[in-house]
RNA sequence: GGGCGUGUAGAUCAGCUGGUAGAUCGCUACCUUCGCAAGGUAGAGGUCGCGAGUUCAAAUCUCGCCGCGUCCA
Repeated sequence: GGGCGUGUAGAUCAGCUGGUAGAUCGCUACCUUCGCAAGGUAGAGGUCGCGAGUUCAAAUCUCGCCGCGUCCA
């Protein structure tokens, strides 16, 4: 330098036949207990790596850039 894959909540990941973002764990409050743990209920938390384009509408499609992994040179 080139090919391929990947980047989404604090963590691990899903969502990728465009229709307006979720699961589990963690965190907070409450219920339960003498108290703790476990369990139950509710909640907070995300410019979907960055920028641009296409579209009525983009996490999703297209282009460029950046990070990471891998292969080739």
Transfer RNA from a Methanomassiliicoccaceae archaeon, 73 nucleotides, folded computationally. The source organism's lineage runs through Archaea, Methanobacteriati, Thermoplasmatota, Methanomassiliicoccales and Methanomassiliicoccaceae. Its mean pLDDT, the model's own confidence on a scale to 100, is 81. Its Rfam family is "tRNA". Its family is annotated with triplet codon-amino acid adaptor activity in the Gene Ontology.